[in-house]
Predicted 3D model of a 131-nucleotide RNA (SAM riboswitch aptamer (S box leader)) from uncultured Marmoricola sp. The sequence is in RNAcentral, with records from MGnify. Rfam family: SAM riboswitch aptamer (S box leader). Rfam links the family to the GO term regulation of gene expression. Taxonomically the source falls in Marmoricola (Bacteria, Actinomycetota, Actinomycetes, Nocardioidaceae). The prediction has a mean pLDDT of 83.
RNA sequence: CUCAUCGAGAGGGGCAGAGGGACACGGCCCGUUGAAGCCCCGGCAACCCGUCGCAGCAGGAGCCUCCGCCGACGCUGUGGCGACGGUGCCAAUUCCGUCCCGGGGCGAGAGCCGCGCCCGGGGAAGAUGAG
Numbered sequence: 001c002u003c004a005u006c007g008a009g010a011g012g013g014g015c016a017g018a019g020g021g022a023c024a025c026g027g028c029c030c031g032u033u034g035a036a037g038c039c040c041c042g043g044c045a046a047c048c049c050g051u052c053g054c055a056g057c058a059g060g061a062g063c064c065u066c067c068g069c070c071g072a073c074g075c076u077g078u079g080g081c082g083a084c085g086g087u088g089c090c091a092a093u094u095c096c097g098u099c100c101c102g103g104g105g106c107g108a109g110a111g112c113c114g115c116g117c118c119c120g121g122g123g124a125a126g127a128u129g130a131g
Stems, first nucleotide, its partner, number of pairs: 001131006011041005019030003024098004042090003047086002049082009062069002094125001099122006105115003
């Protein structure tokens, strides 16, 4: 840099001792009934990996006078199963918002306009994997 995924799932112990939830701001949470960090053990999941089926593409050898038959290996997509291994993960949607679009609500409110409001979609940023 590219692609895929991010609403599900899964915690105990030891050391440690005040912070933590990526960054900024706001909100809301977690934390002396012990945060971050490190170590041990356990678990979740299925990206890589293995295996089986289906569909499409492509197509070696062989058979055949032609038409054609059979179709290994492979590639792509999709679904099931597995979990020795490489990662990852084990509060809250990636905790929520911030930028854009649509709908609603409210403001004396039809329009312009506005908002510590609600819902939906997209983006940005980030995380993880594979390349």